[in-house]
Context: one part of a larger RNA
Molecule: large-subunit ribosomal RNA, domain I
Organism: Thermomonospora catenispora
RNA sequence: GGCACACGGUGGAUGCCUUGGCAUCGGGAGCCGAUGAAGGACGUGGGAGCCUGCGAUAAGCCUCGGGGAGCCGGCAACCAGGCUGUGAUCCGGGGAUGUCCGAAUGGGGUAACCUGGCACCUGUCAUGGGGUGUCGCCGCCGUCUGAAUGUAUAGGGCGGUUGGUGGGAACGCGGGGAAGUGAAACAUCUCAGUACCCGCAGGAAGAGAAAACAAGAUGUGAUUCCGUGAGUAGUGGUGAGCGAAAGCGGAGGAGCCUAAACCGUAUGCGUGUGAUACCCGGCGGGGGUUGCGUGUGCGGGGUUGUGGGAGCGUCCUGGCUGGGUCCGCCGGCCUGGCGGGGAGUGAUAAACCGCUUGCGUAGCCGAAUGGUCUGGAAAGGCCGACCGUAGACGGUGAUAGUCCGGUAGGUGAAACGUGGGCGGCUCUCUUGGGCGUUUCCCGAGUAGCACGGGGCCCGUGGAAUCCCGUGUGAAUCUGCCACGACCACGUGGUAAGGCUGAAUACUCCCCGAUGACCGAUAGUGGACCAGUACCGUGAGGGAAAGGUGAAAAGUGCCCCGGUGAGGGGUUGUGAAAGAGUACCUGAAACCGUGUGCCU
Repeated sequence: GGCACACGGUGGAUGCCUUGGCAUCGGGAGCCGAUGAAGGACGUGGGAGCCUGCGAUAAGCCUCGGGGAGCCGGCAACCAGGCUGUGAUCCGGGGAUGUCCGAAUGGGGUAACCUGGCACCUGUCAUGGGGUGUCGCCGCCGUCUGAAUGUAUAGGGCGGUUGGUGGGAACGCGGGGAAGUGAAACAUCUCAGUACCCGCAGGAAGAGAAAACAAGAUGUGAUUCCGUGAGUAGUGGUGAGCGAAAGCGGAGGAGCCUAAACCGUAUGCGUGUGAUACCCGGCGGGGGUUGCGUGUGCGGGGUUGUGGGAGCGUCCUGGCUGGGUCCGCCGGCCUGGCGGGGAGUGAUAAACCGCUUGCGUAGCCGAAUGGUCUGGAAAGGCCGACCGUAGACGGUGAUAGUCCGGUAGGUGAAACGUGGGCGGCUCUCUUGGGCGUUUCCCGAGUAGCACGGGGCCCGUGGAAUCCCGUGUGAAUCUGCCACGACCACGUGGUAAGGCUGAAUACUCCCCGAUGACCGAUAGUGGACCAGUACCGUGAGGGAAAGGUGAAAAGUGCCCCGGUGAGGGGUUGUGAAAGAGUACCUGAAACCGUGUGCCU
């Protein structure tokens, strides 16, 4: 030195464990913000720090409920001082306070800082000082003023504004919009209208009440979503690929408001006559520019495709009553009241109150076991008993239906939130309808067309339908559009204005449940004070690190040593200390000691 065996050290694998994750299901909730958000900085406790809470009223203040014996949050003990059956701590509802930064908004700024104006209060003899409130920009409303330029407009001033601004995981709509890739290369094509960027909104968004489908049927009847139709019809360097719809079966179910014609009113402009216009019609009286045309605002009217409406004519029908329409009568029209009918908070107008009944935000009640053996400890073994609308689960010194918390089943709210019902309440109708009509209206730089594009299953094709750009440019029901070029017939519909719940998508968040999901190199990056330490100018990148014991019962005294660190001895605790905080188990590499053998 090697090999073997034994015994150690080091090390932290393995086993067991779980406070943390992952995934899914069900339910809830679904926006927050100038009444200052999201997110932070700095403070705040009797005693250093960090976390949590809170905000100069600062681990808290007030109030209303719950609860019932201890309490002054955690690491985390200790000292000091307090609170509490006159009900504390704690839990829930409502309220108060809420520094500074941040959209950040008086001005500035290198976020959490600096520095002003005005009004009022306060301090000083006075100045400096302190406090409260207010002062951003944009939009909108009102009003005044007012250029180039006559009317006007732009602009400006003043007042008002519970309008906007910023944030939000995914979901939504819109504006832009790739490439790797596939085509076994590659260009059309594909990936894909995906990723990504931007704008905007909501708890959902978008779509939506036929200028729709369909088809020779006595057809369907807004939209959305699911299944099917169907990998079909199609499209396609007819390659790779892409890929419908009608119909049928379901979920859900809901329909409305305007523009125009016409009437009234206000106002601008143009024009007209001096009565014969006009003042609702008839008769009689009266008035004196009130007229006519046109534009605009407001009110009424009106909303449809068996075409609808307006105006005019005609017919039927009508609860009572007041006022107005220059006056009187008749008729008509307008507008109130009573009575009667209908409807309603979800678009169709929109709130509030009362009663009642659910749910949520704290809680409460809640059955039934003894003995003995082993053991440190009984929930284990043995023997006997009981409950069960409860034998889910967790904890308790080993494995507990009957020990504790719970579980099944019941029960509970002063307050706030949220849903249902009823009533008050509110709105609306009180005339509506039929027939006729050579009058009027029925959404214009629109539809269509040409060219250039996009989007549809559709890559220009015979290419309809839908959308955009440039140009051109109709018709008003004897009209117009569609039915896949186009034409005829037939059929369906009524564009060029608007609103609309539900069925649908998603899950930052709350509650409950589940797992042939993980178990500390796994599972979230993060079980532990982690988006931390650390790295980077920055955008950004980004860890490691769990376990004594049932209970600290966490080892008195002596010795070595630096009045150390660490260790030894002898006791003590404990079931165990070879469980001693470098703490469960404690593999291997690696390092030793002893013995044997070989060299």